A computed fold for a 118-nucleotide RNA from uncultured Hymenobacter sp., annotated as SAM riboswitch aptamer (S box leader).
Taxonomically the source falls in Hymenobacter (Bacteria, Bacteroidota, Cytophagia, Hymenobacteraceae).
The coordinates come from a structure-prediction model, not an experiment, and the mean pLDDT is 81.
Of the family's consensus pairs, 97% are formed in the model.

């Protein structure tokens, strides 16, 4: 690096260093940041997976050894679908209907992490 599976609305600090951007990519937002972000180191912590203990073994719970993680839901949106006493337009005598927008919900995709595998 590939593939598969699982998880992702919860949780988690301080000090030192560096010095201007950062939040995965593209785009639009929004937010963090010289009151020092991001990143690196030390300590601390959290508890997703593995591991160990435990268990009602179809599994609560505990530990924190291995990875990981410690702003905001994967920060939000983009693609598809459902719903709608909503908004605008088209259509109609009117209703049903059509298009676009908006809102809620669901799914997919992407990304991240873990375990296994090639």
């Nucleotide at each position: 690096g590939u593939u598969u599976u699982a998880u992702a609305c919860a949780g988690a600090a301080g000090c030192g260093g560096c010095g201007a951007g950062a939040g995965a990519u593209u785009a639009g937002g929004c937010u963090c940041c010289c009151u020092g972000a991001c990143c690196c180191g030390c300590u601390g912590g959290c508890a997703a997976c593995c591991u160990u203990c435990g268990u009602u073994c179809u599994u609560a719970g505990a530990a924190a050894g291995g990875u990981g993680c410690c702003a905001a839901u994967u920060c939000c949106u983009a693609c598809c679908c459902c719903u709608g006493c909503c908004u605008g337009g088209c259509a109609u005598u009117g209703c049903a209907g059509c298009c676009a927008g908006c809102a809620c919900g669901g799914g997919a995709g992407c990304u991240a992490u873990a375990a296994a595998u090639c």